The RNA shown here (glmS glucosamine-6-phosphate activated ribozyme aptamer) has 152 nucleotides and comes from Roseburia hominis. Rfam family: glmS glucosamine-6-phosphate activated ribozyme aptamer. About the family: This entry contains a glucosamine-6-phosphate activated ribozyme that is found in the mRNA for GlmS. GlmS is an enzyme that uses fructose-6-phosphate and glutamine to generate glucosamine-6-phosphate. The family's RNA type in Rfam is riboswitch.
[in-house]
RNA sequence: GAGAUUCCCUAAGCGCCAUGCACCUGCCCUGGCAGGUUAACGAGGAGAAAGGUGAUCGAAAAUUCGGCGGAUGCCUUUCCGCACCGUUCCAGUGCGAGACACAUCGGCAAAUAUGCGGGUGACUGCAAAACAAAUACGAUGUUUGAUGGAAC
Repeated sequence: GAGAUUCCCUAAGCGCCAUGCACCUGCCCUGGCAGGUUAACGAGGAGAAAGGUGAUCGAAAAUUCGGCGGAUGCCUUUCCGCACCGUUCCAGUGCGAGACACAUCGGCAAAUAUGCGGGUGACUGCAAAACAAAUACGAUGUUUGAUGGAAC
């Protein structure tokens, strides 16, 4: 350096189906039996601990119904940190390492469909194009936009 095998990176909008509903196949016949299929499409999301709740955004999807487990959401408390005053400390307010708020503008997807395969079938694997919203982020503005005390 090359080849083979195994494991990890690589389950957290994630995994699963106790066999509810739906769908498919076979058998018996008027409803069952057996075996299967589907059961969330991406975007976004974590300072630490505890408690509570049971989780943001949109989609050409609409059983994405229903359920189980989990979960980075939200609320409260404490701790740590950042920003806000010229500096430090105390308190306060907002926030979470990309660490303040508001407004305007900018700003990013996948499924479906299509094509090529697998399956008797429900269905499924791969490929590549279009289209979203919220958050993050970028720009601009808010005429000291954002706070008091003490010391210096």

Of the family's consensus pairs, 87% are formed in the model.
The RNAcentral record of the sequence draws on Rfam and Ribocentre.